A computed fold for a 107-nucleotide RNA from Bacillus litorisediminis, annotated as SAM riboswitch aptamer (S box leader). Lineage of the source: Bacteria > Bacillota > Bacilli > Caryophanales > Bacillus.
RNA sequence: AUCUUAUCCAGAGAAGCUGAGGGACUGGCCCGAUGACGCUUCAGCAACCUCUAUCCAUGUGAUAGAAAGGUGCUAAUUCCAGCAAGCAUAGUCUUGGAAGAUAAGAG
Numbered sequence: 001a002u003c004u005u006a007u008c009c010a011g012a013g014a015a016g017c018u019g020a021g022g023g024a025c026u027g028g029c030c031c032g033a034u035g036a037c038g039c040u041u042c043a044g045c046a047a048c049c050u051c052u053a054u055c056c057a058u059g060u061g062a063u064a065g066a067a068a069g070g071u072g073c074u075a076a077u078u079c080c081a082g083c084a085a086g087c088a089u090a091g092u093c094u095u096g097g098a099a100g101a102u103a104a105g106a107g
Base pairs, nucleotide, nucleotide: 002106003105004104005103006102007101008100013042014041015040016039017038021031022030023029025082026081027080028079043074044073045072048070049069050066051065052064053063054062055061056059078099083096084095085094086093087091
């Protein structure tokens, strides 16, 4: 590389450096020289891993809490759609999927 499982309508930004593209891909729509994106530092959010307590009675369990450590995240629902199905043939629709991201594990 790849595979499995879980989650993705909540939450949380300042400073410094740099200087033109960026938001995965395609279409749309946005962000951006009033400095985006990226990098560094500090801060924060969350609670996947982790830790503590209780319960069932022993499971990859449930509930509540913590935030020291490993990750992650801090414009817009994963920004919206992409494929399929449904219907009052209707849409700024609903549901499921695909793709993507993150975590934990496998390899």
Rfam family: SAM riboswitch aptamer (S box leader). From the family's description: The SAM riboswitch is found upstream of a number of genes which code for proteins involved in methionine or cysteine biosynthesis in Gram-positive bacteria.